[in-house]
This is a predicted structure of a 76-nucleotide RNA (transfer RNA) from a Chloroflexota bacterium.
Rfam family: tRNA. It is annotated as a transfer RNA.
Model confidence (mean pLDDT): 82 of 100.

């Protein structure tokens, strides 16, 4: 130096144009218990890596650009 993937609650994932961004575990409060755990029931918690664009409407498609990762190429 080129070209592909990935980037989303605290942790692991879904969500590939359309109303409030969805599970799980994890957290918190409450029921239950003699006490915990275990079940049960609520609730908090992400403006989707960062900037801009295209659209009536963007996590979602385009361009940059950060990181991480895989491949290929130069030099030694």
């Nucleotide at each position: 130096g080129g070209g592909g993937g990935c980037g989303u609650a605290g942790u692991g994932u879904a969500g590939u144009g359309g109303u409030u961004a969805a599970c799980a575990c994890g957290c918190u409060g409450g029921c239950c218990u003699g006490u915990c755990a275990a079940g049960c029931c609520a609730g908090a918690g992400a403006u989707c890596g960062c900037g801009g664009g295209u659209u009536c409407g963007a996590a979602u498609c385009c361009c940059g650009u950060c990181g991480c990762u895989c491949c290929c190429g130069c030099c030694u």

RNAcentral holds the sequence, with entries from ENA.